[in-house]
């Protein structure tokens, strides 16, 4: 250096995540790499720990090892900015509540007379009245007593020689307690009246009249000032996931470069 048999090696790799620790099952990147079995509160395992078992292919190089650049993607640490939650503040006074002034701007209302001025009147309070209303009182009407109420008191009875005289049932009339009635007088009573009459009261609201003669009112927007709350906005903190930028860290795919047998023959 060719040939042919073979052997080590290879037939996927990483990060995260579990775990004292590795490696696998998982989740995610990578991109296409042999078959089955089991494997989450699991499997094999211990630092030569880069998986177990059964089996196939390949095979010293496009495939195996190495070292370099590139870098998918992960994972840490930090910075920023918004978000959304939660807590806490009262420095801000932004919205927001409560409140005080002004009157620009709009409304509203005034020459059918604003604002303001005088004087009457009412709402208020006290006294008396009048009404109306209601009333267990009084007066009014009526009923109302076998006998123990009153008047007359048939018959009957009783006294009496008689004249007369005495109780008195019933009936007919009165009346007491009382029970009814009416609502007509008296008296009484008050959460009754667009009632009346006198008097005090006030200037708050309404009003009549009369002066005056032009603004008045403050509803809604701005303005300027007090206060309140902590619902927002503001401030501060916490953990949280998003974007976006630094730095570390492992790193597939993928490109360079280099390294790696044994045996027989020719």
């Nucleotide at each position: 250096u060719c040939g042919c048999g073979c052997u080590a090696g290879g037939c996927g790799g990483g990060g995260a995540g579990c775990u004292g620790g590795c490696g696998g099952u998982u989740c995610c990147c990578u991109g296409u790499a042999c078959u089955c079995c089991a494997a989450a509160u699991c499997c094999g395992c211990c630092u030569u720990a880069c998986g177990g078992g059964a089996g196939g292919c390949u095979g010293a190089a496009u495939c195996c090892c190495c070292g370099c650049c590139u870098g998918c993607g992960g994972c840490c640490c930090u910075g920023u900015g918004g978000c959304g939650u939660u807590g806490a503040g009262g420095u801000c006074a932004g919205c927001g509540c409560c409140u005080g002034g002004a009157a620009a701007g709009c409304g509203g209302u005034g020459u059918u007379g604003a604002c303001g001025g005088u004087u009457g009147g009412g709402u208020c309070c006290u006294g008396c009245g009048c009404g109306a209303g209601c009333u267990a009182g009084c007066c009014c009407c009526g009923c109302g007593a076998a006998c123990c109420g009153g008047g007359u008191c048939a018959g009957a009875u009783c006294c009496g020689g008689a004249a007369g005289g005495a109780a008195g049932c019933a009936g007919c009339c009165c009346u007491a307690a009382g029970c009814g009635g009416a609502a007509g007088g008296c008296g009484g009573c008050g959460g009754c009246g667009c009632c009346g009459c006198a008097g005090g009261g006030u200037c708050a609201c309404c009003u009549g009249a009369c002066c005056c003669g032009a603004g008045c009112c403050g509803g809604c927007u701005c303005c300027c000032g007090g206060g309140u709350c902590a619902g927002c906005g503001c401030u501060c903190a916490a953990a949280g996931g998003c974007g976006c930028g630094g730095g570390g860290u492992c790193a597939a795919a993928g490109g360079c470069g280099g390294g790696u047998g044994c045996g027989c023959g020719a």
Molecule: Bacterial large signal recognition particle RNA
Organism: Terriglobia bacterium